[in-house]
């Protein structure tokens, strides 16, 4: 100097003028303070909070899926392990099980839980002077062909020709083996060698109530159903007529079902006050800093309060500045391209907008600034 990787900040500023929402003060006029994001978007996850009276067991269903941590929790994040990509910095992973079982691997190909199309070798026979060609039997899977994948791969030896048949080095599977590690795993040694697929069904481990601020709360009304009644079992009392208590049958509620539990207005349906609250200053809050930790993060101290509408405010206008791009004048560095400084002129200024509130993930984003790391070239 060029190319890349990863992270952070910002994403317009100032002044004047007019106008909005909320809070506080004022008798009023008016004054003071404050007012849209890093994603407010998507609604993909997790919660706080609200309602279903309370609380269990099982089945089904759903979610997660390497290890250890962080967190209120998560499918998120951090640090590792293994695998894919990349020269590298880094990055991606739907990362448990195929030796529990059932499926699927189209077409092509001889053959995809099995096998010989072309071929190679041997024996024998026919034709032929011979070379060579054909038939039959046996051996073969190294070579060729098909395919995403075909008896693990490469090489050597061996063989009639071959083949893990033998050996070396690798690959895959596996071991109640040795060593290291908290662990996932790594290294070594032994044994075995047709595969893939679970983002197919399935198996295993762990976890999970439902609905959601249009949740709900505050005022009520109407209707229905159940209870009451009836029936049955048990216990007690009895004036022997019966009565009382408890349970079952019946009804309702507890996510879908079963068991179990609870209940007599804690059930179901409809309507209403269209008012107030929920609703923003106690927040898993923000900023700075110390300590611990590789880190995510945790603990402590100090300071601060930073929207709250309800068809929905947070804005309009003017001027100057800023940033970027095109063209261009001057000066400098330069072989040119180009770069730096300073002027002129024209144009442009990203994605986008709170609605119960938070923690993440994903997507969109003109530009500007900064830190760290990797690769290449040149110079010292």
């Nucleotide at each position: 100097c060029g190319a890349g990787a990863c992270c952070g900040c910002u994403g317009g500023g100032c002044a004047a003028u007019c106008g909005c929402g909320c809070g506080c003060c004022u008798a009023a006029c008016g004054g003071c303070g404050u007012g849209a994001g890093g994603a407010a978007a998507g609604u993909c996850c997790g919660g706080g909070c609200u309602u279903c009276c309370c609380a269990g067991g099982g089945c089904a269903g759903c979610g997660u899926g390497c290890a250890g941590g962080a967190u209120a929790a998560c499918g998120u994040c951090c640090u590792g392990u293994c695998g894919g990509g990349g020269u590298c910095a880094c990055u991606c992973g739907a990362a448990g099980g195929a030796a529990a079982g059932u499926g699927c691997c189209a077409c092509a190909g001889a053959a995809a839980c099995a096998a010989a199309c072309c071929g190679c070798c041997g024996a024998u026979u026919c034709g032929g002077u011979a070379a060579c060609g054909g038939g039959u039997c046996g051996g073969u899977a190294a070579g060729g062909g098909u395919g995403a994948a075909a008896u693990c791969g490469u090489g050597a030896g061996g063989u009639a020709a071959g083949a893990g048949c033998u050996c070396a080095c690798g690959g895959g599977g596996u071991g109640u083996c040795g060593c290291g590690g908290a662990g996932a795993c790594g290294c070594g040694c032994g044994c075995c060698c047709g595969g893939g697929u679970a983002a197919a069904c399935c198996c295993c481990a762990c976890g999970c109530g439902a609905a959601g601020c249009a949740a709900g709360a505050u005022c009520g009304c109407u209707c229905g159903a159940u209870c009451c009644c009836g029936u049955u079992c048990g216990a007690g009392a009895u004036u022997c007529g019966u009565c009382u208590c408890g349970g079952g049958c019946u009804c309702g509620g507890c996510g879908g079902c079963c068991c179990g539990c609870c209940g007599a207005u804690a059930c179901g349906a409809g309507c209403u006050a269209a008012a107030u609250c929920g609703c923003a200053c106690c927040g898993a809050g923000a900023u700075g800093u110390g300590c611990g930790g590789u880190a995510a993060c945790g603990c402590g101290c100090a300071u601060c309060c930073c929207a709250g509408a309800g068809a929905g405010a947070u804005g309009g206008u003017u001027g100057c500045c800023g940033u970027c791009g095109g063209c261009u004048g001057c000066g400098g560095g330069u072989u040119u391209u180009c770069c730096c400084g300073u002027g002129g002129u024209c144009g442009a200024c990203a994605c986008a907008g709170a609605a119960u509130c938070c923690g993440g993930c994903u997507u969109a984003u003109a530009g500007g600034c900064g830190a760290u790391c990797u690769c290449g070239a040149u110079c010292c």
The RNA shown here (Bacterial RNase P class A) has 380 nucleotides and comes from a Vulcanimicrobiaceae bacterium. RNAcentral holds the sequence, with entries from ENA. The model forms 97% of the base pairs in the Rfam consensus. It is recorded under the gene name rnpB. Its mean pLDDT, the model's own confidence on a scale to 100, is 76. The organism belongs to Vulcanimicrobiaceae, within Bacteria.